[in-house]
C1' cells in the first nucleotide's frame, strides 16, 4: 500500500407509526431498530416498481415518455479504525 474485517470509538437505521410532499411509486422530518464495513455519495450500465402524459388495442395490455429506488447488483468517486492472515 492493496486485500481483509477481530476489537473499539463513533455512524446509519428496515418494518411499523404519526406529521407533511406527490397522481403513483416514493421523499422528507419525528419515533422505531430489520439489519448495514461503505446501508457515504452519483441513476452512470442492467434490474425493479409508478403511470396525471403521449400512440396501439374492442380489451386485457403493450409500446413510449415521465418520476423513484444506491437498504437489487454491477461501476464510478470518497472515507474512520487496525487483530489474524
Nucleotide at each position: 500500500u492493496a486485500c481483509c474485517g477481530a476489537a473499539a470509538u463513533g455512524g446509519c437505521a428496515a418494518a411499523c407509526u404519526u406529521a407533511u410532499c406527490g397522481a403513483a411509486a416514493g421523499g422528507u422530518a419525528a419515533g422505531g431498530a430489520c439489519g448495514c464495513a461503505a446501508a457515504g455519495c452519483u441513476a452512470c450500465g442492467g434490474g425493479c416498481c409508478u403511470u396525471a402524459g403521449g400512440c396501439a388495442a374492442a380489451g386485457a395490455u403493450g409500446c413510449u415518455a415521465u418520476g423513484g429506488u444506491c437498504g437489487c447488483c454491477g461501476a464510478g468517486u470518497u472515507a474512520c479504525c487496525g487483530a489474524a492472515g

A computed fold for an 85-nucleotide RNA from Aquibacillus sediminis, annotated as c-di-GMP-I-GGC riboswitch aptamer. NCBI's taxonomy places the organism under Bacteria, Bacillati, Bacillota, Caryophanales, Aquibacillus. The sequence was found by an Rfam model in a public genome assembly. Its mean pLDDT, the model's own confidence on a scale to 100, is 86.